[in-house]
């Protein structure tokens, strides 16, 4: 220089044909229990890397641009 995949919650990842963003762990709370851990029941937590376009509506569809990994030169 090229080409491909990935970027969503502290972490690990889902997200269907464009229609209100989720799961486990992990955190805080309350039950349980002498306690503690398990085990139940509840909470919070997100500018979906950025930035622009499309559309009534974008994580998802175009761009561009940064990063992490791979492959070729």
């Nucleotide at each position: 220089g090229c080409c491909g995949a990935c970027g969503u919650a502290g972490c690990u990842c889902a997200g269907c044909u464009g229609g209100u963003a989720g799961a486990g762990c992990a955190g805080c709370u309350g039950a349980u229990u002498u306690g503690u851990a398990a085990u139940c029941a509840g909470c919070a937590g997100g500018u979906c890397g950025c930035g622009g376009g499309u559309u009534c509506g974008a994580g998802u569809c175009c761009c561009a641009u940064c990063g992490u990994c791979g492959g070729c030169u």
This is a predicted structure of a 73-nucleotide RNA (transfer RNA) from Tepidanaerobacter sp. DTU063. The coordinates come from a structure-prediction model, not an experiment, and the mean pLDDT is 81. It matches the Rfam family "tRNA". By type it is a transfer RNA.